[in-house]
Context: one part of a larger RNA
RNA sequence: UUGGGCGUAAAGCGCGUGCAGGCGGUUUCGUAAGUCGGACGUGAAAGCUCCUGGCUUAACUGGGAGAGGUCGUUCGAUACUGCGGGGCUUGAGGUUGGGAGAGGGACGUGGAAUUCCCGGUGUAGUGGUGGAAUGCGUAGAGAUCGGGAGGAACACCAGUGGCGAAGGCGGCGUCCUGGCCCACACCUGACGCUGAGACGCGAAAGCGUGGGUAGCGAACGGGAUUAGAUACCCCGGUAGUCCACGCUGUAAACGGUGGAUACUAGGUGUUGGUGGCUAUCGUCAUCAGUGCCGUAGCUAACGCGUUAAGUAUCCCGCCUGGGGACUACGGCCGCAAGGCUAAAACUC
Numbered sequence: 001u002u003g004g005g006c007g008u009a010a011a012g013c014g015c016g017u018g019c020a021g022g023c024g025g026u027u028u029c030g031u032a033a034g035u036c037g038g039a040c041g042u043g044a045a046a047g048c049u050c051c052u053g054g055c056u057u058a059a060c061u062g063g064g065a066g067a068g069g070u071c072g073u074u075c076g077a078u079a080c081u082g083c084g085g086g087g088c089u090u091g092a093g094g095u096u097g098g099g100a101g102a103g104g105g106a107c108g109u110g111g112a113a114u115u116c117c118c119g120g121u122g123u124a125g126u127g128g129u130g131g132a133a134u135g136c137g138u139a140g141a142g143a144u145c146g147g148g149a150g151g152a153a154c155a156c157c158a159g160u161g162g163c164g165a166a167g168g169c170g171g172c173g174u175c176c177u178g179g180c181c182c183a184c185a186c187c188u189g190a191c192g193c194u195g196a197g198a199c200g201c202g203a204a205a206g207c208g209u210g211g212g213u214a215g216c217g218a219a220c221g222g223g224a225u226u227a228g229a230u231a232c233c234c235c236g237g238u239a240g241u242c243c244a245c246g247c248u249g250u251a252a253a254c255g256g257u258g259g260a261u262a263c264u265a266g267g268u269g270u271u272g273g274u275g276g277c278u279a280u281c282g283u284c285a286u287c288a289g290u291g292c293c294g295u296a297g298c299u300a301a302c303g304c305g306u307u308a309a310g311u312a313u314c315c316c317g318c319c320u321g322g323g324g325a326c327u328a329c330g331g332c333c334g335c336a337a338g339g340c341u342a343a344a345a346c347u348c
Base pairs, nucleotide, nucleotide: 003320004319005318006317007302008301012316014201015200016199017198021194022193023192025088026087027086028085029084030083031082033081034080035077036076037075038074039073040072041071042069048066049065050064051063052062053061054060091191092188093187094186096183097182098181099180103177104176105175106174107173108172109171110154115149116148117147118146119145120144121143125136126135162169163168206247207246208245209244210243211242215241216240220236221235222234223233258315259314260313261312262311263310266293267292268291269290270289271288272287273286274285275284276283277282297304298303321348322347323346330341331340332339333338
């Protein structure tokens, strides 16, 4: 390379937007580039295949015929693909009318709780543990009542519930704003799918500048435990956790399952719509989501099974024995930490 693969064996980019490229619904006319056929030209020699000859045979070699092409010219065919023109509506998008939602951003606001401060009552403990001790407390703690300050997070509702491309999103209100679903079938008329590069988003930790700091709490100090205890337990506690702006760009970023479309038994929950029947009740049908079980089929098995890992098509990414190695070197990016790309010797 070919082939074969990518849920768990190596392998789906963390996620999106999208230029180029690849691929692309239905019908008609034209064209004849791809495609197919005929003729002609050319396709040196050697080589290859067949026939035949020469060395005793073979290798080797002489002669003849044939095959051999992304080839050229010309004539023709028009199913499919392409290209050009016209049409269509089922793909896609839009209008109208409804709908649900922790989707995003900004501003405001509420109560519970912890801590701290002030005051009242009150006196000797409190706290913590397996048991203790460090700690706090007669300078009045802990308990209890009242008042105040401040920060962070939003109990119940809460649900294999909802929303978002993913990361993720949860008190309440207002403003700004994205997406989605359903009904009708009114408009446009293939406007589509995917997407190397590129660009954007991207938990936590970390970094820069400034602020903030109640609780928690790496580091650190102390008390225990222990042979030791650089830990697990306890008392403290700084960065950090929070906010603004800017970086970082990683993760078991997981459904360990790329995206799109079509097709292929059912049953049963649940969320949001729509329609029919119906006295509330309910029941049937249908669309979109989210779970469980399961048929065919698939799978090495486990399992998957209309939310496919089934049956197919298109496009992208990735894998190719283990270690060395999510490494070195180089390049690019970053303030740094480091990230991305990514070997070899050697070894089994």
A computed fold for a 348-nucleotide part of an RNA from an Anaerolineales bacterium, annotated as small-subunit ribosomal RNA, central domain. The source organism's lineage runs through Bacteria, Bacillati, Chloroflexota, Anaerolineae and Anaerolineales. Its mean pLDDT, the model's own confidence on a scale to 100, is 88. Its Rfam family is "Bacterial small subunit ribosomal RNA".